[in-house]
Context: one part of a larger RNA
RNA sequence: GCCGGCGAGUUAUCUUUAGUGGCUAGGUUAAGCCGAUUAGGUGGAGCCGUAGCGAAAGCGAGUCUGAAUAGGGCGUUUAGUCGCUGGAGGUAGACCCGAAGCGAGUCGAUCUAUCCAUGGCCAGGGUGAAGCAGAGAGAAAACCUCCGUGGAGGCCCGAACCGGUUAGGGUUGAAAACCUAUCGGAUGAGCUGUGGAUCGGAGUGAAAGGCUAAUCAAGACUCGUGAUAGCUGGUUCUCCCCGAAAUAUAUUUAGGUAUAGCCUCACGUGAUGGUGUGUGGAGGUAGAGCACUGAAUGGACUAGGGGGUCGAGAGACCUACCAAACCCAAUCAAACUCCGAAUGCCACAUUGCUUAGCGUGGGAGUCAGUCCAUGGGAGAUAAGUUCCAUGGGCGAAAGGGAAACACCCCAGAUCGUCAGCUAAGGCCCCUAAAUCCGGGCUAAGUGGGAAAGGAUGUGAAGUCGCAGAGACACCCAGGAGGUAGGCUCAGAAGCAGCCACCCUUUAAAGAGUGCGUAACAGCCCACUGGUCGAUGCGGCUUCGCGCCGAAAAUGUAACGGGGCUUAAGCCCGGUGCCGAAGCUACGGGUUGUACUUUGUACAGCGGUAGGGGAGCGUUCUCAACGGAUUGAAGGAUUACCGUAAGGAGGUCUGGACUGUUGAGAAGUGAGAAUGCCGGC
Numbered sequence: 001g002c003c004g005g006c007g008a009g010u011u012a013u014c015u016u017u018a019g020u021g022g023c024u025a026g027g028u029u030a031a032g033c034c035g036a037u038u039a040g041g042u043g044g045a046g047c048c049g050u051a052g053c054g055a056a057a058g059c060g061a062g063u064c065u066g067a068a069u070a071g072g073g074c075g076u077u078u079a080g081u082c083g084c085u086g087g088a089g090g091u092a093g094a095c096c097c098g099a100a101g102c103g104a105g106u107c108g109a110u111c112u113a114u115c116c117a118u119g120g121c122c123a124g125g126g127u128g129a130a131g132c133a134g135a136g137a138g139a140a141a142a143c144c145u146c147c148g149u150g151g152a153g154g155c156c157c158g159a160a161c162c163g164g165u166u167a168g169g170g171u172u173g174a175a176a177a178c179c180u181a182u183c184g185g186a187u188g189a190g191c192u193g194u195g196g197a198u199c200g201g202a203g204u205g206a207a208a209g210g211c212u213a214a215u216c217a218a219g220a221c222u223c224g225u226g227a228u229a230g231c232u233g234g235u236u237c238u239c240c241c242c243g244a245a246a247u248a249u250a251u252u253u254a255g256g257u258a259u260a261g262c263c264u265c266a267c268g269u270g271a272u273g274g275u276g277u278g279u280g281g282a283g284g285u286a287g288a289g290c291a292c293u294g295a296a297u298g299g300a301c302u303a304g305g306g307g308g309u310c311g312a313g314a315g316a317c318c319u320a321c322c323a324a325a326c327c328c329a330a331u332c333a334a335a336c337u338c339c340g341a342a343u344g345c346c347a348c349a350u351u352g353c354u355u356a357g358c359g360u361g362g363g364a365g366u367c368a369g370u371c372c373a374u375g376g377g378a379g380a381u382a383a384g385u386u387c388c389a390u391g392g393g394c395g396a397a398a399g400g401g402a403a404a405c406a407c408c409c410c411a412g413a414u415c416g417u418c419a420g421c422u423a424a425g426g427c428c429c430c431u432a433a434a435u436c437c438g439g440g441c442u443a444a445g446u447g448g449g450a451a452a453g454g455a456u457g458u459g460a461a462g463u464c465g466c467a468g469a470g471a472c473a474c475c476c477a478g479g480a481g482g483u484a485g486g487c488u489c490a491g492a493a494g495c496a497g498c499c500a501c502c503c504u505u506u507a508a509a510g511a512g513u514g515c516g517u518a519a520c521a522g523c524c525c526a527c528u529g530g531u532c533g534a535u536g537c538g539g540c541u542u543c544g545c546g547c548c549g550a551a552a553a554u555g556u557a558a559c560g561g562g563g564c565u566u567a568a569g570c571c572c573g574g575u576g577c578c579g580a581a582g583c584u585a586c587g588g589g590u591u592g593u594a595c596u597u598u599g600u601a602c603a604g605c606g607g608u609a610g611g612g613g614a615g616c617g618u619u620c621u622c623a624a625c626g627g628a629u630u631g632a633a634g635g636a637u638u639a640c641c642g643u644a645a646g647g648a649g650g651u652c653u654g655g656a657c658u659g660u661u662g663a664g665a666a667g668u669g670a671g672a673a674u675g676c677c678g679g680c
Stems, first nucleotide, its partner, number of pairs: 001680006011092013026048003032042003052059002062074004095234002098231001102224006113198009122188001124157003127153001131149002134146003161185003166181004200216001202212003237615006247260005261366002263363007273354003276350006287339001288337002293333003297329003302323001304322002306319005369394010399410003414588004419584003425578003428562003434575001436574006447564001453548002457545010475530004480504003485499003510525001514523002589605007616669001618666010634653005640647002
């Protein structure tokens, strides 16, 4: 891992509620006793009901409050009770498995920690303390020096022995701590045998929370014990009807719970619901506005202030400064409003459409939501962000489209059909259906990703100029004089810079558009003439489609692919077709409603949590009736029946039990629980 078996809402009691049965103003016994002992009898104590109100005395269809013959509160106008069955709740382990833990008692020091008693062990080598003897020196003792002797030491090197430093190996090991090499101690606080002592909040500890039998921040075992677990996991047959929530409030509350909201079932009520229309209301949002409150720009006017001049001062005057109020113009506001919608909301009516609503009671689940559109707050007018509101979907929704894709678009699957019509979206091929029709645009593979910004891309429309009295472009020629304008400057002559920007001659020619010089010079330009001969040329504006802007990580890779250019791209118009579990057609099932000659008609039948209803099957018991060695149960197989759970029949195997119908009782249904046991 697979297969097989086992494996989870039970039982007792109390309460409540529905169904059902007995008796009924009553209902019913409990223990006990008798008994032919799961029967039945007896037993009336007790319990519930038949009257309430008051704290009570008490009164009583009333009573309490009260001064009250007032008002008000609670009552009165009647149905219960005892069984059985189902739902739910309480108490019990209470659907099952699961802690870490807490307590009590018992057993452990054959491991290990420390201690006690008594024994054992430590190759070999080195070093050479004290003491002692001798010699030297000394008058001598002592001190000192030298040589010898001597053999001390938690001394040195190093086996046994004890240990376990570093590295490698081993890591389903040879081993639940080892192997190899290397390393520390090795006469000591040494190692070790045997016997003995100390233990669970206790021992022992040269102290690491170490060790106390492969177990230690409190041993093991048994018991309390089915501890508790607002947590995780699991919870076993079928079909039919309805069908949620992820919110509010509260919470030592936030992943729990209670009540309400939303679902379901029963009974009651009987048009009360929804929507449309009509009429009448309340309101201060969107927008708008500036009349209030504030913000804010320019101007005009003018208090006040700053600065300046004059004045001894008082003060006067000036002001390209700041600026209140008033005025003009133009603005802004969630906490501004002289105004002010659309929606929504409330009420009434309704010969419109529709099918809910409300009350009482039983049972729930839900309290992590999520995306999209719209109105907002937070954030950065960020987020597949967060917090509200209104709606839609997903959740709990399959089908078609969007290549793929809970949340987007279309559309809500009762079952069957090798029938038809459509929706979104599509119709060149992959791939069902137009290489369909008419008109235009795009050349960028734009389409098939992106901004500010940029550009004689291209199409359309408009507007203003110039032009056969000759425009625009090329070409030929002119482009002058006062003058080198003045200033500045080393210089400044059209052309560094500042100021001015005139006049003259002219067909025309700037006190000069650019290049250039140190400054001049020189070359252009504006402007003019000539030449040429227009389906003309130029400026600006708006719109359509394109271009640049454009860099990313495995590989084209920013159309699903192929591929597409008067399109298979984009815009406008048209006609067809394809396309879904939508709609239709035909047939079947089922639920509800209405009629009801018991069958028609109409409306329904997606569904998680969850509520309700109807069934299948297993084991046993009772009753009746059956089957079986001419082969029961069980096993294998099979083309039959039933909407399903399931049920027959045949054949083989097997070798002794078993079925049907009606009732009853449950150890009653397995795929999951890192489930338990067994087999492989």